Annotation
The part of an RNA shown here (small-subunit ribosomal RNA, central domain) has 350 nucleotides and comes from an uncultured Candidatus Berkelbacteria bacterium. The sequence was found in a public genome assembly.

[in-house]
Context: one part of a larger RNA
RNA sequence: CUGGGCGUAAAGGGUGCGCAGGCGGCCGUGUGUGUGAGGUGUGAAAUCCCGGAGCUUAACUCCGGAACUGCGCCUCAAACUACAUGGCUAGAGCAUUGGAGAGGGAAGUGGAAUUCACGGUGUAGCAGUGAAAUGCGUAGAUAUCGUGAGGAACACCAGAGGCGAAGGCGGCUACCUGGACAAUUGCUGACGCUCAGGCACGAAAGCGUGGGGAGCAAAAGGGAUUAGAUACCCCUGUAGUCCACGCCCUAAACGGUGCACACUAGGUUUUGGAGGAUUCGACCCCUUCAGGACCCAAGCUAACGCGUUAAGUGUGCCGCCUGAGGACUACGGCCGCAAGGCUAAAACUC
Numbered sequence: 001c002u003g004g005g006c007g008u009a010a011a012g013g014g015u016g017c018g019c020a021g022g023c024g025g026c027c028g029u030g031u032g033u034g035u036g037a038g039g040u041g042u043g044a045a046a047u048c049c050c051g052g053a054g055c056u057u058a059a060c061u062c063c064g065g066a067a068c069u070g071c072g073c074c075u076c077a078a079a080c081u082a083c084a085u086g087g088c089u090a091g092a093g094c095a096u097u098g099g100a101g102a103g104g105g106a107a108g109u110g111g112a113a114u115u116c117a118c119g120g121u122g123u124a125g126c127a128g129u130g131a132a133a134u135g136c137g138u139a140g141a142u143a144u145c146g147u148g149a150g151g152a153a154c155a156c157c158a159g160a161g162g163c164g165a166a167g168g169c170g171g172c173u174a175c176c177u178g179g180a181c182a183a184u185u186g187c188u189g190a191c192g193c194u195c196a197g198g199c200a201c202g203a204a205a206g207c208g209u210g211g212g213g214a215g216c217a218a219a220a221g222g223g224a225u226u227a228g229a230u231a232c233c234c235c236u237g238u239a240g241u242c243c244a245c246g247c248c249c250u251a252a253a254c255g256g257u258g259c260a261c262a263c264u265a266g267g268u269u270u271u272g273g274a275g276g277a278u279u280c281g282a283c284c285c286c287u288u289c290a291g292g293a294c295c296c297a298a299g300c301u302a303a304c305g306c307g308u309u310a311a312g313u314g315u316g317c318c319g320c321c322u323g324a325g326g327a328c329u330a331c332g333g334c335c336g337c338a339a340g341g342c343u344a345a346a347a348c349u350c
Stems, first nucleotide, its partner, number of pairs: 004321003007304002012318001014201004021194003025088007034080001035077008049065006091191001092188003095184004103177003107173003110154001115149007125136002162169002206247006215241002220236004258317006266295011299306002323350003332343004
C1' cells in the first nucleotide's frame, strides 16, 4: 500500500467537549480546480511485447512496428466535485408554553436501628458454633425501662421504574444549577456529522494535610479446624470506610456491541408528553412523539444469537486487530509525593 475484520474466536478508546483534518441538504447563476473528449509536442537508446532476418539451432544479435499506461500546451464540454455569488427550509439551532425525573452542587432537618455513657428493675448467666473454645459477667453482665452522646446509612414507597456522557445517582425541605422530552411552527438559514493531538470528567482501593470515628473491617492478636491451616468458622481489632482540600486515573470502566444519519413486517408490555373519541369530569379505547423491556418477519451470523434500542441494508468520521508464550514485561520517554500509570519491543520457545 492492498485485502479482511473488531457481541462471545485477536480487535471499540472508560466517558464527554472539541481545534486541525476528513466528510457534508435543496434550487439557480458564473468560473472552469478536480473531471471528460479531441488535437499537438515530448516521453533518448537499450530493455519488455508483436512481425521478420542473421550466426547449423538456441541463448545472442540485427531490422521494422507497437508500446513507454506520464507530463506540457491548444481547443471543446459543464453532469458531478471545487470555488464565487444569489435564494430556500426538510438537517441544525433559537423562541414560547408545559409537564416528568435517586441529574449535579451546597445548606438545613427527621425517624428507625447499632454502639457507648448514666440511672431504675432484676439474677446467673450471656455470647458464639457443626461442636466448641478464646471473649463478656456476682466489681451485677445478658434481658427490660428511662435519659443522654455520637457517627454512618436512609426500611416501606421501589418497579424488567426514572435520571445522567460515562463513572454513577435513593429519607425530607428550601436555595443555586445542567440536560432531555412534548406541543406551537414564530425566528435564524446548512450555522451540520465525526474527530488525531488537546482539555475536562472518571467506581473502588491507594496517597498527602487537617478533622471525624457508631457500625463494619484489610493488617495484627487470640480461639478452633487440620497431618499442617500463614485460610475457610469464632472472639477481639488498627488502617480504611465518613468530611474538607489536593493527588492518583485504574476496572469484567460490560450491552464484553464507537459516534451520527437514512432506510427495512409485526405483536405484547412499561415510563413521560400531546391529540382524538367518549364522558358531568375522568378511567378504559384510538392515533402520535420520546425513552425502558420482552417475543418475532425479512435479512444477517461459524454457531449461539441479533432482529426499527440491529449484530439487517447503506453513507461519513474516529479507535483498534494481524498465531500462542515471553509481555497489561524490559529499555527509553512523559506523568505521579509514592504506589504506580500511559506508550511499548526483542532474544528465545512452541